RNA sequence: GGGGGCGUAGCUCAGUUGGGAGAGCGCGUGCUUUGCAAGCAUGAGGUCGGCAGUUCGAUCCUGCUCGCCUCCA
Numbered sequence: 001g002g003g004g005g006c007g008u009a010g011c012u013c014a015g016u017u018g019g020g021a022g023a024g025c026g027c028g029u030g031c032u033u034u035g036c037a038a039g040c041a042u043g044a045g046g047u048c049g050g051c052a053g054u055u056c057g058a059u060c061c062u063g064c065u066c067g068c069c070u071c072c073a
Stems, first nucleotide, its partner, number of pairs: 001072007010025004019056001027043005049065005
């Protein structure tokens, strides 16, 4: 330098022929207990790596770019 893959909540990840942003764990609050743990209920937390384009509408499609992994040279 070139090819491929990945980037979504604090962590691990799902998601999509373009229209509701989610799960588990963790965290807060309440119930239960003499107390703790467990359990149950409920809640907070996200510029979907960045910028631009297409579109009525983009996490999803297109271009560029950043970071990580991998292959070739």

Predicted 3D model of a 73-nucleotide RNA (transfer RNA) from a Candidatus Omnitrophota bacterium. The sequence is in RNAcentral, with records from ENA and MGnify. NCBI's taxonomy places the organism under Bacteria, Pseudomonadati, Candidatus Omnitrophota. Model confidence (mean pLDDT): 81 of 100. The same sequence occurs in records of 2 taxa. It matches the Rfam family "tRNA". From the family's description: Transfer RNA (tRNA) molecules are approximately 80 nucleotides in length. The family's RNA type in Rfam is transfer RNA.